Molecule: transfer RNA
Organism: Candidatus Moraniibacteriota bacterium
This record gives sequence, C1' cells and structure tokens, in this order.
RNA sequence: GCGGGGUUCGUACAAUGGUAGUACAUCACCCUUCCAAGGUGAGGACGCCGGUUCGAUUCCGGUACUCCGCU
Repeated sequence: GCGGGGUUCGUACAAUGGUAGUACAUCACCCUUCCAAGGUGAGGACGCCGGUUCGAUUCCGGUACUCCGCU
C1' cells in the first nucleotide's frame, strides 16, 4: 500500500428500514436478627461526519480505532 471483519448501557452480546432488548453489574424497596442468596422496580448505550428515506443501529459514502490476511 491492497482486501476483508468488528465498533450498541460499566462488561458480554442481540436486534435483516418502524417504541433499542437480554444477562451480569449499579441503585432503591421487599425478604432476613445481620450478611449472602432470592423477589420487585428504576437509571444507563447504537464510534464520528455526511447522504438516501415519511422514518436509519440497519442501506450508501467518507473517516477514526481495532483484528485477520496479502504485498
């Protein structure tokens, strides 16, 4: 230099154009003499910049980081 993959709550992952979800974690409450476990609930995220569209995590272009391969 070329080709390809990945980027989503704190962490690990889903979501094939129509309300962004799950588990663990965090916080509150319940339970318990206390702790742990358990139960209920709450808060929290689409790498960035543009384009297409009534509507974009999703499609397109560029860009950043990262991984793999080629040279």